This is a predicted structure of a 383-nucleotide part of an RNA (small-subunit ribosomal RNA, central domain) from an uncultured Nitrosopumilales archaeon.
It matches the Rfam family "Archaeal small subunit ribosomal RNA". On this family, see Yusupov et al., Science 2001: "Crystal structure of the ribosome at 5.5 A resolution". Clan: SSU clan.
Context: one part of a larger RNA
RNA sequence: UUGGGCCUAAAGCACCCGUAGCUGGUUCCGUAAGUCUUCUGUUAAAUCCAACCGCUCAACGGUUGGGGUGCAGAGGAUACUGCGAGACUAGGAGGCGGGAGAGGCGGACGGUACUCCGCGUGUAGGGGUAAAAUCCUUUGAUCCGCGGAAGACCACCAGUGGCGAAGGCGGUCCGCCAGAACGCGCUCGACAGUGAGGGGUGAAAGCUGGGGGAGCGAACCGGAUUAGAUACCCGGGUAGUCCCAGCCGUAAACGAUGCGAGCUAGAUGAUUCGAUCGCAGUUCGCGAUCGAAGUGUCGCAGGGAAGCCGUUAAGCUCGCCGCCUGGGGAGUACGGUCGCAAGGCUGAAACGUCAGUGGAUUUUCCGCUGACGCAGUUCACUU
Numbered sequence: 001u002u003g004g005g006c007c008u009a010a011a012g013c014a015c016c017c018g019u020a021g022c023u024g025g026u027u028c029c030g031u032a033a034g035u036c037u038u039c040u041g042u043u044a045a046a047u048c049c050a051a052c053c054g055c056u057c058a059a060c061g062g063u064u065g066g067g068g069u070g071c072a073g074a075g076g077a078u079a080c081u082g083c084g085a086g087a088c089u090a091g092g093a094g095g096c097g098g099g100a101g102a103g104g105c106g107g108a109c110g111g112u113a114c115u116c117c118g119c120g121u122g123u124a125g126g127g128g129u130a131a132a133a134u135c136c137u138u139u140g141a142u143c144c145g146c147g148g149a150a151g152a153c154c155a156c157c158a159g160u161g162g163c164g165a166a167g168g169c170g171g172u173c174c175g176c177c178a179g180a181a182c183g184c185g186c187u188c189g190a191c192a193g194u195g196a197g198g199g200g201u202g203a204a205a206g207c208u209g210g211g212g213g214a215g216c217g218a219a220c221c222g223g224a225u226u227a228g229a230u231a232c233c234c235g236g237g238u239a240g241u242c243c244c245a246g247c248c249g250u251a252a253a254c255g256a257u258g259c260g261a262g263c264u265a266g267a268u269g270a271u272u273c274g275a276u277c278g279c280a281g282u283u284c285g286c287g288a289u290c291g292a293a294g295u296g297u298c299g300c301a302g303g304g305a306a307g308c309c310g311u312u313a314a315g316c317u318c319g320c321c322g323c324c325u326g327g328g329g330a331g332u333a334c335g336g337u338c339g340c341a342a343g344g345c346u347g348a349a350a351c352g353u354c355a356g357u358g359g360a361u362u363u364u365c366c367g368c369u370g371a372c373g374c375a376g377u378u379c380a381c382u383u
Base pairs, nucleotide, nucleotide: 004324005323006322007307008306012321014201015200016199017198021194022193023192025088026087027086029084030083031082033081034080035077036076037075038074039073040072041071042070048066049065050064051063052062053061054060091191092188093187094186095184096183097182103177104176105175106174107173108172109171110154111153115149116148117147118146119145120144125136126135162169163168206247207246208245209244210243211242215241216240220236221235222234223233258320259319260318261317262316263315266298267297268296269295271293272292273291274290275289276288277287278286279285302309303308328351335346336345337344338343355369356368357367358366359365
């Protein structure tokens, strides 16, 4: 708990789909629920307001009149909201067209390198480091040539280039599937936006079962370094990394910036699509201007504590959701729920301040003074 906020101070759910709810384009007719208005009743007394009166005044009290949010009923208004019926096309969806893309899934094929094996050649070293050693090697290593095996990966092209909701996606070809942009303005006719719950997707690591295992490499074993070295460096090396099926559901899952819509100067790149013109002209294509979409840089107004943001807003507005409310304790405990486990999600409380003073809105924090402690080998100054 009114409010103020959420790029960096606490705070945008990892991302999407979607139920309820909330919100919702233009126009006509009706209705009159919301809304507005008039009247009636009620709204006890005391209280409140006004005038007058009574205590010498006041407080206080009395009389009369008034007011009263609201509720109910009746009459009226119809701009806006709602409801009912009809129409429309600017939102949205569908259709058609030619293109772009590491978008996804499956299959086939290929390439260099590393490693291992076989054969040949060849002889004493190789490897590694700052320097070394562990290590490999006369049972012939390293190096060179030929052949083979296996697994993983995909140099150059490669680009603040592209695609995807995010995670993410990069050899070539084929098949299947999906999305976006542009153009046409053909069809439907508000069918939309957001989205509590819910569902799905979700890097790496990790887990279960089965395969695979070249290189790399947690753990581990050695060699060094060092005061020590449970590290950094070196030699080995298991899980894992890879594939299939199933789980996990988290990340600085970041633009640390929720989604949708409208409005608000420009300049300059590269990407995709389109229009017009020019060049070349059979085509592919090249250039200029303009339009659209996404993607960068700079920047006016404006915003911001500043850094900075700035038509891809952190500007000006609207709709809907999520979240924050001092630091620690703590993303802990307990309970619930999910998971094979690891653990995830949800998510508290108790507790406590050396003193004084000053500054900043509070806290954290900062400055000054004193006391105590520590350091500077001792003391003092000092910090």